[in-house]
RNA sequence: GCCCAGGUGGCGGAAUGGUAGACGCGCUCGUUUCAGGUGCGAGUGUUGAGAGACGUGCAAGUUCGAGUCUUGUUCUGGGCA
Numbered sequence: 001g002c003c004c005a006g007g008u009g010g011c012g013g014a015a016u017g018g019u020a021g022a023c024g025c026g027c028u029c030g031u032u033u034c035a036g037g038u039g040c041g042a043g044u045g046u047u048g049a050g051a052g053a054c055g056u057g058c059a060a061g062u063u064c065g066a067g068u069c070u071u072g073u074u075c076u077g078g079g080c081a
Stems, first nucleotide, its partner, number of pairs: 001080007010025003018064001026044006045054003057073005
């Protein structure tokens, strides 16, 4: 330099162009216990008193509608030379 795959809550990871974050882990509170662990119940992106607003690496484009399609760019991993 060229080619391929990927970047989404605290972590792993899902999502057919139509409610973003299913599911698992972790964490918080409650319950159970003498206590801890296990089990069970509820909660858990950011901001905000709330309503709401914002949020899929970054910047544009297509579309009524984009995490998903297109272009550029950046970072990570792999392949070729």

A computed fold for an 81-nucleotide RNA from a Bacteroidaceae bacterium, annotated as transfer RNA. It matches the Rfam family "tRNA". By type it is a transfer RNA. The organism belongs to Bacteroidaceae, within Bacteria. The prediction has a mean pLDDT of 81. The sequence was found in a public genome assembly.